[in-house]
RNA sequence: UGUUGACAAGGGCAUAGCCGUUGCAAAGCGGUGACGCAAAGCUACCUGUCCAGGGAUGCCCGCAUCCUGUGGAUCGAGGGGCCGCCACA
Numbered sequence: 001u002g003u004u005g006a007c008a009a010g011g012g013c014a015u016a017g018c019c020g021u022u023g024c025a026a027a028g029c030g031g032u033g034a035c036g037c038a039a040a041g042c043u044a045c046c047u048g049u050c051c052a053g054g055g056a057u058g059c060c061c062g063c064a065u066c067c068u069g070u071g072g073a074u075c076g077a078g079g080g081g082c083c084g085c086c087a088c089a
Stems, first nucleotide, its partner, number of pairs: 001089002004087002012037002017032006035076001041082003045079003048074005053068007
């Protein structure tokens, strides 16, 4: 340095569920727990998805569908950026 991750070592992270807690919600945090992960480390920059708000239409009148970055969430959805362990070449 890398369109590498086969073997190995020492480690790391933690899905669903459950408990507690914060939030209108998506979801976050702590505990428990391991489905998985070589970036499942960091970053909402692009796309996607989700929630809330706003708007339109329909009707069974409080619901459905659609539109809208207005405010959020997700980096364990994909891409980009930054940084990094071991091995291999």